Model confidence (mean pLDDT): 84 of 100.
Predicted 3D model of a 385-nucleotide part of an RNA (large-subunit ribosomal RNA, domain III) from Alteromonas arenosi.
The sequence was found in a public genome assembly.
Its Rfam family is "Bacterial large subunit ribosomal RNA". Its family is annotated with ribosome and structural constituent of ribosome in the Gene Ontology.
Context: one part of a larger RNA
RNA sequence: GAGUAACGAUAAUGGGGGUGAAAAACCCCCACGCCGGAAGACCAAGGUUUCCUGUCCCAUGCUAAUCAGGGCAGGGUAAGUCGGCCCCUAAGGCGAGGCAGAAAUGCGUAGUCGAUGGGAAACGGGUUAAUAUUCCCGUACUUAUAUAUUCAGUGAUGGAGGGACGGAGAAGGUUAUGCUAGCUUGGCGUUGGUUGUCCAAGUGAAAGUGCGUAGGGUUGUUUCUUAGGAAAAUCCGGGAAACUACAUGCCUGAGACACGAGACGAGCCACUACGGUGGUGAAGUAGCAAAUACCCUGCUUCCAGGAAAAGCUUCUAAACUUAUGAAUAUAUAAACCGUACCCCAAACCGACACAGGUGGUCAGGUAGAGAAUACUAAGGCGCUU
Numbered sequence: 001g002a003g004u005a006a007c008g009a010u011a012a013u014g015g016g017g018g019u020g021a022a023a024a025a026c027c028c029c030c031a032c033g034c035c036g037g038a039a040g041a042c043c044a045a046g047g048u049u050u051c052c053u054g055u056c057c058c059a060u061g062c063u064a065a066u067c068a069g070g071g072c073a074g075g076g077u078a079a080g081u082c083g084g085c086c087c088c089u090a091a092g093g094c095g096a097g098g099c100a101g102a103a104a105u106g107c108g109u110a111g112u113c114g115a116u117g118g119g120a121a122a123c124g125g126g127u128u129a130a131u132a133u134u135c136c137c138g139u140a141c142u143u144a145u146a147u148a149u150u151c152a153g154u155g156a157u158g159g160a161g162g163g164a165c166g167g168a169g170a171a172g173g174u175u176a177u178g179c180u181a182g183c184u185u186g187g188c189g190u191u192g193g194u195u196g197u198c199c200a201a202g203u204g205a206a207a208g209u210g211c212g213u214a215g216g217g218u219u220g221u222u223u224c225u226u227a228g229g230a231a232a233a234u235c236c237g238g239g240a241a242a243c244u245a246c247a248u249g250c251c252u253g254a255g256a257c258a259c260g261a262g263a264c265g266a267g268c269c270a271c272u273a274c275g276g277u278g279g280u281g282a283a284g285u286a287g288c289a290a291a292u293a294c295c296c297u298g299c300u301u302c303c304a305g306g307a308a309a310a311g312c313u314u315c316u317a318a319a320c321u322u323a324u325g326a327a328u329a330u331a332u333a334a335a336c337c338g339u340a341c342c343c344c345a346a347a348c349c350g351a352c353a354c355a356g357g358u359g360g361u362c363a364g365g366u367a368g369a370g371a372a373u374a375c376u377a378a379g380g381c382g383c384u385u
Stems, first nucleotide, its partner, number of pairs: 013031006032382004040362004046342002050340001051075006060068002080141002082338003086119003092113003098107003122139005142334011153320002158315004166302004172295003177289005182203006188196001208259003215252004220243007228236002264284001267280005303306001348357002364376004
């Protein structure tokens, strides 16, 4: 220079009360404003205690601070079913023997790893200051083992089936959800009107089990035979015959309906340390609209022709037939790791509490073709001078 520039989005603050040494900024209440395909809610990655409570204000916070993602102390993450681990494989990695090389090493068979993919099973309500599909209550389900009963050819690292898949387009049926009406409970306006065709709130409900619908696909069953499936086969494939046939069959398949459902539930009553605690408990229906969700891994169509393997089903080989398998019932077991909190952000990546960047899920109302846009609900904020 200079008490100058600046104090990091022009979403916005004002009033009352509280605490306190001190309040524009902290807490409570009232009013106002902003977002609302987000500036709300939930995950993955990443962070790693930042979560909750008490206490403190040197420093950190672009100001103050009684406040804090700051200091100190204490507390907090509960699983057979969520995710991992586990079984399986992809790209790719490693690689016994092997091949190559002077060697280091390179390549690579069998094999073994490797998810971003495939593979058993849980929902609703309640609860904490902080966890919950994990705790509690209620109602379920899966796998393995053991025992019992009944019945029976059981059996793999091998064969076969299945798993098993692209883009685009269109229609139908549904549900989530919403709207309207009805029903229930409450209200009657300190300013003109408001007992009415008035106002406000509620009217919500899972997995599972049973049933097997709208729809989609399709000939199926039996017998005989067989140079294929590295051996075998009753399985698959090829062939023949009979019956059945364009659906009243078989396979698949949302939703609805019933049970689940004595729970939950606006409000009301009592108590209260004013934070809550205990008790009681109404209605709980109908119509319409309607998804990008489900039926649908479907259907139609196109060419560029759209993973693999295991679990699973079935067939036999060896072997066994005191075994082994199936069904039902009962009992037991289900270990270990993650689980707090942030997650379009003041907690991640950007040297910062940085107008930048960051994958997925949910998607109310009015107007609208719409996830545009405007206003708004739930919810969250007014961006630390």